[in-house]
RNAcentral holds the sequence, with entries from ENA and MGnify. This is a predicted structure of a 72-nucleotide RNA (transfer RNA) from a Rubricoccaceae bacterium.
């Protein structure tokens, strides 16, 4: 400097244009003599930035910005 792969909830991840999702954690409640497990609800997201396309973008485009991995 050029290539590649990746940045979505507190972690780890899915989501391949049409209302953002799971497990794990956290609150609250069942259950149990208590505690763990196990059931149930619930709450938590500028989808790395900023522009573009498009009726509509996490998803497609172009720069930048963070991290891994190549090549010079």
């Nucleotide at each position: 400097g050029c290539c590649u792969c990746g940045g979505u909830a507190g972690c780890u991840c899915a989501g391949u244009g049409g209302u953002a999702g799971a497990g794990c954690a956290u609150g609250c409640g069942g259950c149990u003599g208590u505690u763990a497990a196990c059931c149930g609800c619930a709450g938590g997201g500028u989808c790395g930035u900023a522009g573009g396309u498009u009726c509509a973008a996490a998803u497609c485009c172009u720069a930048c910005c963070c991290g891994g991995g190549g090549c010079g």
Record summary:
RNAcentral records the identical sequence in 2 taxa. Rfam family: tRNA. Rfam classes the family as a transfer RNA.